Predicted 3D model of a 75-nucleotide RNA (transfer RNA) from a Candidatus Pacearchaeota archaeon. Its mean pLDDT, the model's own confidence on a scale to 100, is 80. NCBI's taxonomy places the organism under Archaea, Nanobdellati, Candidatus Pacearchaeota. It matches the Rfam family "tRNA". Rfam classes the family as a transfer RNA.
[in-house]
RNA sequence: GCCUGAGUAGCUCAGUUUGGAUAGAGCGUCGCACUCCUAAUGCGAAGGUCGAAGGUUCAAAUCCUUCCUCGGGCA
Numbered sequence: 001g002c003c004u005g006a007g008u009a010g011c012u013c014a015g016u017u018u019g020g021a022u023a024g025a026g027c028g029u030c031g032c033a034c035u036c037c038u039a040a041u042g043c044g045a046a047g048g049u050c051g052a053a054g055g056u057u058c059a060a061a062u063c064c065u066u067c068c069u070c071g072g073g074c075a
Stems, first nucleotide, its partner, number of pairs: 001074007010027004020058001029045005051067005
C1' cells in the first nucleotide's frame, strides 16, 4: 500500500438481513424489601449524541462517501 472483520450503557453483547416511529439484554453500580449482619433472592432507579464528519430520505444505529481506532490476511 491492497483486501477483510469490528467500533452501540462502566464491562460483555443483541438489534443492521427487510430503514419505521419511546435504543434493548445480561453483568456491574445505586436505593428499598428480606436478614441479627453479610451473601443470595425480589422490586425499583440511574446510566447512550449507536467511533467522527458529511450525504440520501418523510424518517438513519441500519443505506452511501471520507476519516479515526483496533484485530486478521496479502505484498